Transfer RNA from a marine eukaryotic metagenome, 69 nucleotides, folded computationally. Rfam family: tRNA. Its mean pLDDT, the model's own confidence on a scale to 100, is 83. The sequence is in RNAcentral, with records from MGnify.
RNA sequence: CGCCAUAGCUCAGCUGGUGAGAGCGCUCGACUCAUAAUCGAGAGGUCGACAGUUCAAAUCUGUCUGGCG
Numbered sequence: 001c002g003c004c005a006u007a008g009c010u011c012a013g014c015u016g017g018u019g020a021g022a023g024c025g026c027u028c029g030a031c032u033c034a035u036a037a038u039c040g041a042g043a044g045g046u047c048g049a050c051a052g053u054u055c056a057a058a059u060c061u062g063u064c065u066g067g068c069g
Stems, first nucleotide, its partner, number of pairs: 001069005008024004017055001026042005048064005
């Protein structure tokens, strides 16, 4: 100096706008003699922290912290 930080894990969303998502995993149910697979439903997030801008910030700006180069 550049990039990154969003669910337990891997990530999308970053041209600001209605209630924050996907896959895997987890829980419950269906199916089965049973398990797995498959199908359905559900729980789970102070969007790294603190400020600023704005009617409105995961998204823009600044500082800090951590990681990678």